[in-house]
């Protein structure tokens, strides 16, 4: 340099054009003499960034950035 893949909640990941979700974690409540476990609820997201297509984009297209893997080149 070229190609492929990944980027979504604090962490691990789902979602695939029509209101953004799960598990774990966090907080609050219940329960306990207290803690753990358990039960109930809540908070938490510019969906990497910028453009485009569309009535509508996390999803499709383009560019950029970061990361992983492969290929090539050079001294």
């Nucleotide at each position: 340099g070229c190609g492929u893949c990944u980027u979504u909640a604090g962490c691990u990941c789902a979602g695939u054009g029509g209101u953004a979700g799960a598990g774990c974690g966090u907080u609050u409540g219940c329960a306990u003499g207290a803690c753990a476990c358990g039960c109930a609820a809540a908070a938490g997201g510019u969906c990497g960034c910028a453009g485009g297509u569309u009535c509508g984009a996390u999803c499709c297209c383009u560019g950029c950035a970061a990361g992983a893997c492969g290929c090539a080149c050079c001294a």

The RNA shown here (transfer RNA) has 75 nucleotides and comes from Candidatus Wolfebacteria bacterium RIFCSPLOWO2_01_FULL_38_11. Taxonomically the source falls in Candidatus Wolfeibacteriota (Bacteria, Bacteria candidate phyla). The prediction has a mean pLDDT of 82. It matches the Rfam family "tRNA". Rfam classes the family as a transfer RNA.